[in-house]
Context: one part of a larger RNA
RNA sequence: UGACGGGGACCCGCACAAGCGGUGGAUGAUGUGGUUUAAUUCGAUGCAACGCGAAAAACCUUACCCACCUUUGACAUGUACGGAAUUUUCCAGAGAUGGAUUAGUGCUCGAAAGAGAGCCGUAACACAGGUGCUGCAUGGCUGUCGUCAGCUCGUGUCGUGAGAUGUUGGGUUAAGUCCCGCAACGAGCGCAACCCCUAUCUUUAGUUGCCAGCGGAUCAUGCCGGGGACUCUAAAGAAACUGCCAGCGCAAGCUGAGAGGAAGGCGGGGACGACGUCAAGUCAUCACGGCCCUUACGUCCUGGGCCACACACGUGCUACAAUGGUCGGUACAGAGGGCAGCUACCUAGCGAUAGGAUGCGAAUCUCGAAAGCCGAUCUCAGUUCGGAUUGGAGUCUGCAACUCGACUCUAUGAAGCUGGAAUCGCUAGUAAUCGCGCAUCAGCCAUGGCGCGGUGAAUACGUUCCCGGGCCUUGUACA
Numbered sequence: 001u002g003a004c005g006g007g008g009a010c011c012c013g014c015a016c017a018a019g020c021g022g023u024g025g026a027u028g029a030u031g032u033g034g035u036u037u038a039a040u041u042c043g044a045u046g047c048a049a050c051g052c053g054a055a056a057a058a059c060c061u062u063a064c065c066c067a068c069c070u071u072u073g074a075c076a077u078g079u080a081c082g083g084a085a086u087u088u089u090c091c092a093g094a095g096a097u098g099g100a101u102u103a104g105u106g107c108u109c110g111a112a113a114g115a116g117a118g119c120c121g122u123a124a125c126a127c128a129g130g131u132g133c134u135g136c137a138u139g140g141c142u143g144u145c146g147u148c149a150g151c152u153c154g155u156g157u158c159g160u161g162a163g164a165u166g167u168u169g170g171g172u173u174a175a176g177u178c179c180c181g182c183a184a185c186g187a188g189c190g191c192a193a194c195c196c197c198u199a200u201c202u203u204u205a206g207u208u209g210c211c212a213g214c215g216g217a218u219c220a221u222g223c224c225g226g227g228g229a230c231u232c233u234a235a236a237g238a239a240a241c242u243g244c245c246a247g248c249g250c251a252a253g254c255u256g257a258g259a260g261g262a263a264g265g266c267g268g269g270g271a272c273g274a275c276g277u278c279a280a281g282u283c284a285u286c287a288c289g290g291c292c293c294u295u296a297c298g299u300c301c302u303g304g305g306c307c308a309c310a311c312a313c314g315u316g317c318u319a320c321a322a323u324g325g326u327c328g329g330u331a332c333a334g335a336g337g338g339c340a341g342c343u344a345c346c347u348a349g350c351g352a353u354a355g356g357a358u359g360c361g362a363a364u365c366u367c368g369a370a371a372g373c374c375g376a377u378c379u380c381a382g383u384u385c386g387g388a389u390u391g392g393a394g395u396c397u398g399c400a401a402c403u404c405g406a407c408u409c410u411a412u413g414a415a416g417c418u419g420g421a422a423u424c425g426c427u428a429g430u431a432a433u434c435g436c437g438c439a440u441c442a443g444c445c446a447u448g449g450c451g452c453g454g455u456g457a458a459u460a461c462g463u464u465c466c467c468g469g470g471c472c473u474u475g476u477a478c479a
Base pairs, nucleotide, nucleotide: 001479002478003476004475005474007473008472010470011469012468013467015463016462019426020425021424022423023422026318029315030314031313032312033311034309035308042053043052064304065303070298073127077126078125079123080122081121082120083119086103089100090099091098092097107116108115109114129293130292132291133290134289138287139286140282141281142280143278145276150189151188152187153186154185155184156165157164158163169180170179171178195270196269197268198267200238201237202236203235204234205233206232210227211226214225215224216223241264244258245256246255247254248253320419324378325377326376327375328374329373330372336367337366338365341360342359345356346355347354348353385416390411391410392409393408394407395406396405432455433454434453435452436451437450438449
């Protein structure tokens, strides 16, 4: 000087407390451990691994296993020789592959001969290739403490020196934020601000959006003429700064159920992550040192596996019902997607869907809400709750749904009556609850992930205690 203390002082955080809803019990989903297996590919392991890499494992992917093949190779560059590239059909085979067969000369330069580019085949060798090892050789990227308020430097001064000072102290702040004081005076990386979205208004613009006023048409509809008022769209501005008032204070600032204002004291949200820590994670994104394999640890392909199942754990889904289930009627979003696509409408089917048909590369067409509201019924039951499981019949995607897809109809109708010890999230348009969209994607094991809007709470006395953190101080046999 740090680190640590079941030392002290001060302060903060959904840390506790006050509340609301969960997990832990049940079924099934998914990830992991374990076990099994020819293989169940590999990685991730307290917080900070476990719906994680994977924003899609039937084949492919795929790295694993079995079997069948191949050896200058699936891929790159170079040499020589031959041939345009390419195309048709057939045989063997699970395919890879092997064999046969048919048609066929293009581009550039050149008068021609010929040469060149590109592609294919053969041969020999340089080489290719490796998701093989080492994340404790590395780059890059990332997690984490933590959006915590810290981490440092120059000069000066003090100390023999390691170092100290500044950065401590008194206030204040979300903040090393600012003020006052001070052997310090300044500065840098962080904080804040500058950036984006959102809340109000103004101006400009008015189609594909809008329809107040005027006119027209219709069973009805901005449907038509038209209009720019309004909504909206998207560009430019305005606006918030403790600026004003009162109180307190030297000041910084704090308090106010103060004014004005759409908004008030960081208005709300996002992006943004200091010096460093964990030899944290990743050699399987990629790159790269070293080591290893080279008729194989490379390559091609059929099939299987990654989906196994006495069990254990994590994360989410659906429930156990009446604030509910079922049936009928009826209303209101936002943000996105769409041509190998989204599909109005019509027809068939109980339905998944199919057959026609139309609009739209989209503010134009289309995918399109549910909780809610109104009425009826069920009457506390393992039930008209709950939907697992299983039988039968189908639909769709795809070369192909046996291992191993989703969905529909019908029948079946399991566990489950609110969950022990323990434990998690959340302070406002939040929790809870309700649906919608997107990426990946032929399809889908999505109950996941990322977004969007609808409805919309309770509680916070307080900081004694638990956990984590900041600052000062104290002790130390630790570094």
Molecule: small-subunit ribosomal RNA, 3' major domain
Organism: uncultured bacterium